[in-house]
About this RNA:
Small-subunit ribosomal RNA, central domain from an uncultured bacterium, 349 nucleotides, folded computationally. The prediction has a mean pLDDT of 86. The full RNA is in RNAcentral, with records from ENA and SILVA.
Context: one part of a larger RNA
RNA sequence: CUGGGCGUAAAGCGCGCGUAGGCGGACUGGAAAGUUGGGGGUGAAAUCCCGGGGCUCAACCUCGGAACUGCCUCCAAAACUACUAGUCUAGAGUUCGAGAGAGGUGAGUGGAAUUCCUAGUGUAGAGGUGAAAUUCGUAGAUAUUAGGAGGAACACCAGUGGCGAAGGCGACUUACUGGACUGUAUACUGACGCUGAGGCACGAAAGCGUGGGUAGCGAACAGGAUUAGAUACCCUGGUAGUCCACGCCGUAAACGAUGAAUACUAGGUGUCAGAGGGCUCAAAACUCGGUGCCGCAGCAAACGCAUUAAGUAUUCCGCCUGGGGAGUACGCACGCAAGUGUGAAACUC
Numbered sequence: 001c002u003g004g005g006c007g008u009a010a011a012g013c014g015c016g017c018g019u020a021g022g023c024g025g026a027c028u029g030g031a032a033a034g035u036u037g038g039g040g041g042u043g044a045a046a047u048c049c050c051g052g053g054g055c056u057c058a059a060c061c062u063c064g065g066a067a068c069u070g071c072c073u074c075c076a077a078a079a080c081u082a083c084u085a086g087u088c089u090a091g092a093g094u095u096c097g098a099g100a101g102a103g104g105u106g107a108g109u110g111g112a113a114u115u116c117c118u119a120g121u122g123u124a125g126a127g128g129u130g131a132a133a134u135u136c137g138u139a140g141a142u143a144u145u146a147g148g149a150g151g152a153a154c155a156c157c158a159g160u161g162g163c164g165a166a167g168g169c170g171a172c173u174u175a176c177u178g179g180a181c182u183g184u185a186u187a188c189u190g191a192c193g194c195u196g197a198g199g200c201a202c203g204a205a206a207g208c209g210u211g212g213g214u215a216g217c218g219a220a221c222a223g224g225a226u227u228a229g230a231u232a233c234c235c236u237g238g239u240a241g242u243c244c245a246c247g248c249c250g251u252a253a254a255c256g257a258u259g260a261a262u263a264c265u266a267g268g269u270g271u272c273a274g275a276g277g278g279c280u281c282a283a284a285a286c287u288c289g290g291u292g293c294c295g296c297a298g299c300a301a302a303c304g305c306a307u308u309a310a311g312u313a314u315u316c317c318g319c320c321u322g323g324g325g326a327g328u329a330c331g332c333a334c335g336c337a338a339g340u341g342u343g344a345a346a347c348u349c
Base pairs, nucleotide, nucleotide: 003321004320005319006318007303008302012317014202016200017199021195022194023193025088026087027086028085029084030083033081034080035077036076037075038074039073040072041071042070049065050064051063052062053061054060091192092189093188094187095185096183097182103177104176105175106174107173108172109171110154115149116148117147118146119145120144121143125136126135162169163168207248208247209246210245211244212243216242217241221237222236223235224234259316260315261314262313263312264311267294268293269292270291271290272289274288275287276286298305299304322349323348324347331342332341333340334339
């Protein structure tokens, strides 16, 4: 450089915003950079190729032709791409209105439950297990009643329900705030678009730093069991942690193991107290947006996917190239550290 690929065989960055770059809607004119046609110049010789000739043949030598796929220049064409001038509204966006939603952040409030404390009743057990024991209890436990403290999580509703770019989001009220969807004025802008190397932001859990908090749970740890042993599974305790504030970390089977965008390609059936529509009321038809299941064509190694594509096409990015060695070593960057990112080779099968 090129081919073939990326759901499960190696392979889609965890996710977004966006720079450069790449690609880009309809119509008209201009110019002629790419493009196309023709002419001219050049493209040394040798080599290669074709046809002859000479060494007895061949290698080799030699003559002629072709070729040298290129570059420069002149003339011409104007469909396509780029450029330029103008116009448009189907892409994109703005304004307005309505409804839905665990979307986000802050503040406040609530009830159930666990634990602890105080007081009452009450007496010998309670816990726990396959069975036990460690443990708690006559200094009155467990049970039960009343009161109080404190922290964390929000039963039912709850649903292949909703929202969010992903991670994720679930009691209630309130303040601030993001997005999607639909309708319409047949309102406005007029290609403003898509993708996106670097870059920047976000990013579960665990972990780290400082300061709080600590009810329950609970790595580590201790004890009791089990067992041949038991550094486990079971039990009794229990520290970090889990919670809050601020700051780091930047990884996950971060999964739909399926990058983003656009267009097209049989249907059927659910669903969202989704939006419109219809209407006296209600409903059906119909349209749009999500989210499921089944299924044709097509695809696929098969499994399966199938208008939410893994189908048919286009654009852009990322990634793969036998197994092990190895996501290791070294270097560099980032990090307080843990480590993360980038990422080989020898050797071996």